[in-house]
Order: sequence, then structure tokens, then C1' cells
RNA sequence: ACGCUGUAAGAGCAAAGCCGUCGAAAGACGGUGACGCAGAGUCACGGGACUAACGCGCACAGGCAGCGCCAAGUCCGCCGGGCCGCCAGC
Repeated sequence: ACGCUGUAAGAGCAAAGCCGUCGAAAGACGGUGACGCAGAGUCACGGGACUAACGCGCACAGGCAGCGCCAAGUCCGCCGGGCCGCCAGC
């Protein structure tokens, strides 16, 4: 340096819930809090999931509301893949 592994240790991340902010929502961010994580670092690339503001359709004389469809929105702590990487052991 590379590869494999994750028993112990060091270091690290932080689910749900609660509070605040943003957002139409899904959800995100900050605080608190630890369920867990050996990539729970990162990239929505493939699959998957969530939402449906805008748009389109239905309906209506027409509009609002309602219903249906739609991602250009969201999730990397759902699976796979790309990139980069800490500690220890072999």
C1' cells in the first nucleotide's frame, strides 16, 4: 500500500417521541433524546416507497370546493450500484 474481517477498545452517527423553524404535503433543518448503525459518509444512477402544490381530466352553464391521474418534490436509517473514507485485528 492492497485485501479480508468486525471480538474488545478509541473516535463517530443518531430512530421514535417532544419543542422550534421551513414546506401545499411527503419531508427537511436546529435543539432535546438513543432505537439502532462497521459505511446510519456521500450521489436519487436502477428498482421500490411516500406526497400531489402546479398541470391535465371528470363533474358544472361557469368558477370555487370535490374526485381521479401525474414528479419536475421527498426518502441513501428499503434493496442494489457508483465515489470517497476512520479505528482495530489478520
A computed fold for a 90-nucleotide RNA from a Gemmatimonadota bacterium, annotated as c-di-GMP-I riboswitch aptamer. The prediction has a mean pLDDT of 86. Of the family's consensus pairs, 100% are formed in the model. It matches the Rfam family "c-di-GMP-I riboswitch aptamer". Its family is annotated with cyclic-di-GMP binding in the Gene Ontology. Rfam's curators write: GEMM was predicted in a large-scale screen for bacterial structured RNA regulatory elements.